[in-house]
This is a predicted structure of a 1554-nucleotide RNA (small-subunit ribosomal RNA) from a Verrucomicrobiaceae bacterium.
RNA sequence: AACUUUCUAUACGGAGAGUUUGAUUCUGGCUCAGAACGAACGCUGGCGGCGUGGAUAAGACAUGCAAGUCGAACGGGGCGGGUAGCAAUAUCCGUUCAGUGGCGGACGGGUGCGUAACACGUGAACAAUCUGCCCGGAAGAGGGGGAUAGCCCAGGGAAACUUGGAUUAAUACCCCGUGUGGCACAGGCUGGCAUCAGUCUGUUGCGGAAGGUGCUGAAAGGUGCCGCUUCCGGAUGAGUUCGCGGCCUAUCAGCUAGUUGGCGGGGUAACGGCCCACCAAGGCAACGACGGGUAGCUGGUCUGAGAGGAUGACCAGCCACACUGGAACUGAGACACGGUCCAGACACCUACGGGUGGCAGCAGUCGAGAAUCAUUCACAAUGGGCGAAAGCCUGAUGGUGUGACGCCGCGUGGAGGAUGAAGGUCUUCGGAUUGUAAACUCCUGUCAAGUGAGAGUAAAGCCGGGCGUUAACUGCGCGCCGGUCUGAGAGUAUCACUAGAGGAAGGGACGGCUAACUUCGUGCCAGCAGCCGCGGUAAUACGAAGGUCCCGAGCGUUGUUCGGAAUCACUGGGCGUAAAGGGAGCGUAGGCUGCACGGUAAGUCAGAUGUGAAAGCCCGGGGCUCAACCCCGGAACUGCAUCCGAUACUGCCGUGCUUGAGGACUGGAGAGGAGUCUGGAAUUCACAGUGGAGCAGUGAAAUGCGUAGAUAUUGUGAGGAACACUAGUAGCGAAGGCGAGACUCUGGACAGAUCCUGACGCUGAGGCUCGAAGGCCAGGGGAGCAAACGGGAUUAGAUACCCCGGUAGUCCUGGCAGUAAACGGUGCACGCUUGGUGUGGGGGGAUUUGACCCCUCCCGUGCCGGAGCUAACGCGUUAAGCGUGCCGCCUGGGAAGUACGGUCGCAAGAUUAAAACUCAAAGAAAUUGACGGGGACCCGCACAAGCGGUGGAGUAUGUGGCUUAAUUCGAUGCAACGCGAAGAACCUUACCUGGGCUUGACAUGCAUUCUGUCGGUGGUGAAAGCCGCCUAGUGGAGCAAUCCACGGUUUGCACAGGUGUUGCAUGGCUGUCGUCAGCUCGUGUCGUGAGAUGUUGGGUUAAGUCCCGCAACGAGCGCAACCCCCGUGUCCUGUUGCCAGCGCGUAAUGGCGGGAACUCUGGACAGACUGCCUAGUUCAACUGGGAGGAAGGUGGGGACGACGUCAAGUCAGUAUGGCCCUUACGCCCAGGGCUGCACACGUACUACAAUGCCCGGUACAAUGUGAACCGAUACCGCGAGGUGGAGGAAAUCCGUUAAAACCGGGCCCAGUUCAGAUUGAAGGCUGCAACUCGCCUUCAUGAAGCCGGAAUCGCUAGUAAUGGCACAUCAGCUACGGUGCCGUGAAUACGUUCCCGGGUCUUGUACACACCGCCCGUCACAUCAUGGAAGCCGGUCGCGCUCGAAGUAUCCGCGCUAACAGCAAUGAAGCAGGGUCCUAAAGCAUGACUGGUGACUGGGAUGAAGUCGUAACAAGGUAGCCGUAGGGGAACCUGCGGCUGGAUCACCUCCUUU
Repeated sequence: AACUUUCUAUACGGAGAGUUUGAUUCUGGCUCAGAACGAACGCUGGCGGCGUGGAUAAGACAUGCAAGUCGAACGGGGCGGGUAGCAAUAUCCGUUCAGUGGCGGACGGGUGCGUAACACGUGAACAAUCUGCCCGGAAGAGGGGGAUAGCCCAGGGAAACUUGGAUUAAUACCCCGUGUGGCACAGGCUGGCAUCAGUCUGUUGCGGAAGGUGCUGAAAGGUGCCGCUUCCGGAUGAGUUCGCGGCCUAUCAGCUAGUUGGCGGGGUAACGGCCCACCAAGGCAACGACGGGUAGCUGGUCUGAGAGGAUGACCAGCCACACUGGAACUGAGACACGGUCCAGACACCUACGGGUGGCAGCAGUCGAGAAUCAUUCACAAUGGGCGAAAGCCUGAUGGUGUGACGCCGCGUGGAGGAUGAAGGUCUUCGGAUUGUAAACUCCUGUCAAGUGAGAGUAAAGCCGGGCGUUAACUGCGCGCCGGUCUGAGAGUAUCACUAGAGGAAGGGACGGCUAACUUCGUGCCAGCAGCCGCGGUAAUACGAAGGUCCCGAGCGUUGUUCGGAAUCACUGGGCGUAAAGGGAGCGUAGGCUGCACGGUAAGUCAGAUGUGAAAGCCCGGGGCUCAACCCCGGAACUGCAUCCGAUACUGCCGUGCUUGAGGACUGGAGAGGAGUCUGGAAUUCACAGUGGAGCAGUGAAAUGCGUAGAUAUUGUGAGGAACACUAGUAGCGAAGGCGAGACUCUGGACAGAUCCUGACGCUGAGGCUCGAAGGCCAGGGGAGCAAACGGGAUUAGAUACCCCGGUAGUCCUGGCAGUAAACGGUGCACGCUUGGUGUGGGGGGAUUUGACCCCUCCCGUGCCGGAGCUAACGCGUUAAGCGUGCCGCCUGGGAAGUACGGUCGCAAGAUUAAAACUCAAAGAAAUUGACGGGGACCCGCACAAGCGGUGGAGUAUGUGGCUUAAUUCGAUGCAACGCGAAGAACCUUACCUGGGCUUGACAUGCAUUCUGUCGGUGGUGAAAGCCGCCUAGUGGAGCAAUCCACGGUUUGCACAGGUGUUGCAUGGCUGUCGUCAGCUCGUGUCGUGAGAUGUUGGGUUAAGUCCCGCAACGAGCGCAACCCCCGUGUCCUGUUGCCAGCGCGUAAUGGCGGGAACUCUGGACAGACUGCCUAGUUCAACUGGGAGGAAGGUGGGGACGACGUCAAGUCAGUAUGGCCCUUACGCCCAGGGCUGCACACGUACUACAAUGCCCGGUACAAUGUGAACCGAUACCGCGAGGUGGAGGAAAUCCGUUAAAACCGGGCCCAGUUCAGAUUGAAGGCUGCAACUCGCCUUCAUGAAGCCGGAAUCGCUAGUAAUGGCACAUCAGCUACGGUGCCGUGAAUACGUUCCCGGGUCUUGUACACACCGCCCGUCACAUCAUGGAAGCCGGUCGCGCUCGAAGUAUCCGCGCUAACAGCAAUGAAGCAGGGUCCUAAAGCAUGACUGGUGACUGGGAUGAAGUCGUAACAAGGUAGCCGUAGGGGAACCUGCGGCUGGAUCACCUCCUUU
C1' cells in the first nucleotide's frame, strides 16, 4: 500500500453482418468477423530472454546409464605398506573384491491401461486402527548355546547355475534370567457416546535386549557418542467409515443367493459377509436400480459481461498401472516399474538337454503417424539413500544443445533530398502513379563480427580458537573470530575498444460481409470459393503484372474449443396459421394449495469459529536495463461443517373458521346413455289386374330392361334399412357423438332458498376407461347404397371422372382393433380487466286480465368491437389481454413418423423412435404484379348481321425444303414469307470456278528513284493483267548547268482495305402491344415494413373526358386541342388557267380582241362553341330530341405513338467498341450462280362466265411525269413498232383516246364466240451482249378451271366492291408488285351469350424467366450412404461342466532335521513330500450384447438438357386434404366417415351503417 463502508470522482461493463423474396415483415437454420492451442501444413526466416516439445502404437526395443551404501556389525581373499622375526610366519595399517549382517531398493522418476468407484473433491468420523527412521519421557541391556554363507575340496552343466563334503565370524540365529511398563483375565470406582475411556486392586497368566567406536587409564575402570530392548506420549505417514458433489444412454425396467439381516466363529493393524456354519427373507429401483457406452479425478486452463460451456498438456495434490493374467513372500510399509514364483504371448542365447529378458526411468532405434528434441555436461547448487564422518551413489535435479512451438523484447537505419530522374504500370496520349521512394549529401552505431577485460550464483563442510549450556565436559548449540577447500554451465552474462549502412523482410489479402483497383491473358475452359456466389470474349471474384491495404520475423491455411447463438432460453425462448396442446375423461405418485392463532426452527436470514494446500487469477510492492519471467505481501477462493441467534415467508405439529370444494331440499330444460316394444312415408321384390312399346340413361350415346308384356298404373303381400317436415351459428354430452314414437332403468349440468361437512382442493408422469369411419374374428341379417369386379362410353391412351350392373361392407349380437383436418388446428383449473347486440334455460323486480312488453341476476351459446396483445392475419370477459399452479410438446428442411429393437394386435397395423447421407434453405403472414378452362363492368369489324374474298385451277411472286461448285446474306407466330429489293442478262454481287495484283481500286504522312507527265499506240490474253514503243508537264530562283516546290512515278515504312464476327457490347432508326387510356411525381396521411392513399367509389365520356363524393391537395408525361388536306362563304390575285356579257373569226375548237363575272390557281379571313331551345339528371358533368346552318356534337382524312414490354429487328444503309484476316477473309477480271425443282406454305393476278363475252358507235376525269427526256401533225407496217421531227425545262407542248358506264348488234348455257396456260412459227424493242435469263407484237395452239373441304381474311360510307389512269425504280424488263389519282358505287349492325384482343375493380395462387409458369410419381443410367439377408469372421460379457500351474490356509506327514527338554529311547518344534478348499490360463457346450463382411434384395439421396403420363398449385379443368380399405405402369383412382387449410352463385340466420 492493497482491503471494507459512505460520499464524490474514476474504473470495470453486453456492438453485429451476409444469406430464403420481384420487394417486405417475421420464424428459422447455415456462414463470417473475436479469443485460445502441447498443435500440424505452406511460403519466408536476423538476434536474445523466459517457457515448452511422443497428444498416435499401455506398439516392439539394440546400446549405455537411472539404487545403493555402511569395514565405526562380521569373518575371509587379493594388492600395497609397516612392525617383529634369518625365514616360514605372526601382527598392524591402508585399499579393494565377493559374501554374512544392517538400512535403503514401498521414496524419487514415468505413464493414464483400467476405473462411473468412497477412485476423486469437500466436510466429518475411528470409543474400530497401524506407523521404520525422527522428537520428548520412563525403565533396562545378565548368562549361555548351536549353526551358516564366504573360503577350501570333490562332482554335474554349453551356459544360467547347481549338488555333496569339510571349516568359520557377527549388532545373523536360539535358550535361560530380570518385568519399570505392557497385554489378557476377574472385581471395584469415576466419566462418557450403545459397543466404551480412564483408574485401582490381584500368592493370576504371558512377552525383552547387541554390541560397535572414541577419550582417559598400566589395568580394573571412568566418561562420551552411535546403536539395542520394553512402555507411554508426540510428530509424520498410512488404513478404514460416512454426508454431499461432478458424464451419456430407458431403443437397458426390473436387479440381487453371500444376495439383505441376525447368532456364533474365523481372519485382519483395524470395523465389516471380508470368510465360514446355521437361522430369517430380506435388500436396491422411475429422486433411474441393473445393464451398455465413454472417461483417471482435482487445484486449475481456455472462453464468456455474467450465468454458463468446453477442457484436465506443462506445474501441484490424490488415484491406478509397470509385457499380459494370477499369486504370495519379505518388510514398519508392497501383494513391490529396474524383487520372487506360476501360466501365456513375444524376442534373444543354445552344445537342443535347457536357459535369459521386460525403457509407461534418461538419452536413443524401428514402427505407425499430419506431428513432437541430445545415445550431451555435472553432482558446483537444491533435494534424496547409506554412513559417526570424510565420502559414495543419485538420467531426481542443476545446466547446455535442438525446434519461430508459444509469450516477450530488439534490429534490419536516421535526417535532408524534386530534374518530381530512369525503369515499371496505367492513359482520355495531355498526363497520372510508383514517389522523398531511389540516386545524392550529412549523421548514428543497437544487434551481428573482431580484440581485450571478466562475474554473481559459495554457503556450508573441514582445521584452529572463542562464547553459551551444564555441577562438569571431549557432548550439544552459536548469524563470534581466523585459516583452508569446493563452479557443470563458462572465458558465458556483462563491460570497454575497433571499423563500416555495411550482414539482416516477408506473408496474406484487395466482389459484399471486410481495410484495399486497374491492365493483360483465359472464355462455364482452366480455375476460385468461409457464406452469398464468380468464369459461356470487355471478369475490380480465375492466372499474371502494376498499384493498394493489413500484419510483420513472421504471415496464411487446416483442425479443435468457447464466443457471437436469447440457436436448450436459471439469468434468458416458445406451441391459433411458422417446429410445437396429448383424441377425450377418471385417477396414482409427484408438484402446487384458502383464512386465523399457537408451537417448532428443517428451508431462509444474520453473526462467530474451523476449514477451503501451494502454485495460478486479481490488487499493492520489489528483482532481472524494459517486458515476458521471477520474488514478497494482501485480497479472493462465491464452498462445506459446527456453534449461537432472528422467525416475516415456506415446511412440520396442534387448535379453530367458512369464502374454495362437497352434501341435503325444491324446480323445470334437453337428439345425454342403455334396453324392450310400436309406427307411417319411401325404395326394392313377389303375386294379381289394367295396358301395349318402349323404358332407362347421357353433354351426346351405348351397355342394360322390355311382346316370355317392361316402364306406367291399381290392389295385396314380403323384407330390410333410414326416420321427411318440425330443424334453428337451437339443445345435450368429457370427447367420439346424439334426431320417428311409447315405456322401464340411468348419468350429468343449471336455477332457487335455507341447513350441514369443514380445505375434504387444482393439476396429473406412469396406469385405467371411453374413443367417428374404415378394418378383423364368430354367428345372424341383407331393401337400398356400394370399394373390388364385369360391361358400355369418353379419350392419343382412360386401370378414372359419366352410364348399366354388382360382391364384401353398410344393419344386429358378442369380441378385437385404437386411428382421423379425433380442429376452435387454441391443454386443464382459478382470479382480474371498458362495452354493444342476438339467442337457449332458470330466477327476481315493476306493471298487469295476462305467461306480452320493460328492467335486472346466474348458467350456456353466437356476432361486432375498446384497451391490451400479435410478424401480420387476427384475438378481444367463451382472450391469442393481465397473472398463478400443474401437465404435454417444439428446437432448420429432406431422409422419416422411416429402419432396427421393444411393447400391443388374429391380421391389417398401432405405439415408442434414430442415424448415415444430403441441401442453404424449408417456412408463416402480408405487398405489388402476372395468371385462372374465377367473378363483375366496359370497349374494339372481336363476335353477330351483311358484302366481297382466300383455301380448289393456271400463272406470277416470296419462303421453306431439296439440289448444287455456288444456288450470297438477312427477315421466321400475330409483329418473316410481292419483306430489305423504288426493278439480279453483264454491272449490281456480297456467292462459286478460273486467271491475275500486293502500300494495293481509295485517304494521309515520311523517306527514296526517275522526271518519258497527260495522252497515243503495239504484242499476248477471255478480260484483268503482263511486256514494249512514241510523246519532255506547271511554277519559282538562276546567264546556264542545275536546284527547289507542285503534279506524276519507282522502291520502302507507317498504313489502307474487309458485305469477316458479335444487333446478347452499342448509337441511330424501326416494328409491336396501341391512338389502347393509361404511366408517374411532390407534399400530406395510413402501415413496423414492402407498400397504400391520390388513380378507389357514384355518374359520364372516344378518352384518368368531365362532374359529384372522399385524407387527401396539387403537378407532370399521355388523351383532347393547337399543325396539314378535303367540305361552305368572303376578300385579294388573273397567266400558261377561265369565257357570262360585248366584238371578230372558223368546217370546228377561248382560236383572237377583250373581260375579271363563274370555274379554277393559291394566299388571307370567316365559320361549329353543346353557342340556342327542349326533356331527363344530384338540376352537375352529360345524354336524347329540335332549330338554324355548307357542315352538329371528335364534320371526314392525315401527321402526331405516354411509362414501358418483347436481350423484338437491323454490325448488309451509315456510324461504332472488342475480336479476327493482311501476297488475303483485301483488290481486279472472265464465265457461272442468286432464275436451279419429286414437293409444301404465304401473297397476288386471271378466270370459271349472260349483272357476261365479242363487234361497232359514243360520253365524262384526276393525281403525276418529261431534256442522254416527253415526243405532236404526217408517212410505212395487221401490229409491236419504224421514219421523222413541230412543240415543250411545262396550269402553255407531249403522254391524253380514260375505262367501266351508255347505245346498237351478235353469242344462248356449251368447257362455249367463257377462260387463257402451254407450245410452235414469224417479228419488234432495249442493250457490248437477250443461250442459261428480258419485255412486246402477230398468226397458230388452245391446258386446268363450271365458284372451291376443314379452315380462314378484309370492310360500317363516298367505305366495301368494281373500273381505268399516273408515278418512283429503270438502257430494257419479270410490275400481275408498291405508291397515289379519279370514275361508278352498295348491303348490314337485333345485340354483347359466345371466340379473339384490350381496359378497370374484385377474388384465389405453391407463379415472379411471372401459365409457353410451377410441379408429382414410376421406369432407365451413374454415384453415394444405409436397412434386410442364407451365412461367414471377430470382440466383449455371462451360465453350466471338465481340467487345473504357482500360492496362502488347512490336514496328513511312517521320509528328513543343529539349538529346547531328556541319561537315553524319544518328545516338542520344524522341513521335504502328499491330500483338500479356492483359483489364473486352457478346454467342452450354450447364450446375450456388439462390430465387420455377404450372393441377392428394399427403399433413400444426388446428378443442364433420357422415357411415360399430368396428380397438385386458378373452381388446376372430377375442389383439395386427413384416416382407413380395395384396386392400378406411375403420378393416382374409387368406397366410407371427417375437415375447410375450397372458388363461384343463390338462400337462411346474425351483425354493422342509414

The source organism's lineage runs through Bacteria, Pseudomonadati, Verrucomicrobiia, Verrucomicrobiales and Verrucomicrobiaceae.
Rfam family: Bacterial small subunit ribosomal RNA.
It was read from a public genome assembly.
The coordinates come from a structure-prediction model, not an experiment, and the mean pLDDT is 83.